RNAcentral holds the sequence, with entries from Rfam and Ribocentre. c-di-AMP riboswitch aptamer (ydaO/yuaA leader) from Clostridium homopropionicum DSM 5847, 133 nucleotides, folded computationally. Its Rfam family is "c-di-AMP riboswitch aptamer (ydaO/yuaA leader)". Its family is annotated with cyclic-di-AMP binding and regulation of gene expression in the Gene Ontology. Taxonomically the source falls in Clostridium homopropionicum (Bacteria, Bacillati, Eubacteriales, Clostridiaceae). The prediction has a mean pLDDT of 78.

RNA sequence: AUAUUAAUUACGCUGAAUCAAUUUGAGCGGGAGAACCAAUUUUUAGGGGUGAAUCUUAUUGUUAUGAUAAGUAGGGUUAAUUUCUUCGACCCGAAUCCGUCAGCUAAUCUCGUAAGCGUUGAAGGGAAGUUGU
Numbered sequence: 001a002u003a004u005u006a007a008u009u010a011c012g013c014u015g016a017a018u019c020a021a022u023u024u025g026a027g028c029g030g031g032a033g034a035a036c037c038a039a040u041u042u043u044u045a046g047g048g049g050u051g052a053a054u055c056u057u058a059u060u061g062u063u064a065u066g067a068u069a070a071g072u073a074g075g076g077u078u079a080a081u082u083u084c085u086u087c088g089a090c091c092c093g094a095a096u097c098c099g100u101c102a103g104c105u106a107a108u109c110u111c112g113u114a115a116g117c118g119u120u121g122a123a124g125g126g127a128a129g130u131u132g133u
Stems, first nucleotide, its partner, number of pairs: 011118004018026003027113006037103001046101001047098004055071006074092005081128003084124004
């Protein structure tokens, strides 16, 4: 000097998933649910919800559901208060729930507040906020 591993503290990332309190609230997020509007039924070829996570092609395989590869709608990181724009780089593109059933939707009803991780290249401008004087 480089690489890897472990621990602690701080900081940070995906995400609604934080804060206060003491046995519950606030904040944030989701679902069901009138009128009006929409839709006029494609209802086993089931349908629908959360989520960025849809779709296409090829190969292969199953009773069926799949598996692999390449792309793709879409999404994220690229910290030094937060945010916006541009260029470049690097990633994700899953999983799961309801149970034949749900358009929108005021009142109303109801649910969640987890889990998993370790990023820092450059340019420009505006806004908001914090601290100090």